[in-house]
RNA sequence: CCGCCCGUAGCUCAAUCGGCAGAGCAGUUGCCUCUUAAGCAAACGGUUAGAGGUUCGAUUCCUCUCGGGCGGA
Numbered sequence: 001c002c003g004c005c006c007g008u009a010g011c012u013c014a015a016u017c018g019g020c021a022g023a024g025c026a027g028u029u030g031c032c033u034c035u036u037a038a039g040c041a042a043a044c045g046g047u048u049a050g051a052g053g054u055u056c057g058a059u060u061c062c063u064c065u066c067g068g069g070c071g072g073a
Base pairs, nucleotide, nucleotide: 001072002071003070004069005068006067007066010025011024012023013022019056028042029041030040031039049065050064051063052062053061
């Protein structure tokens, strides 16, 4: 320099052919317990890496940029 893949909650990951963004774990609160752990319940937590475009509508499609990984020269 060129090509490919990935980026979603604090962490690990879903989200079917474009149609209201979810789960587990962690943390918080409550229940239970003599206490802790375990168990049960609830709520909280998101600029879907950033910017633009297409569309009635974008995590999803297109372009550029940033970051990470792999391959080639």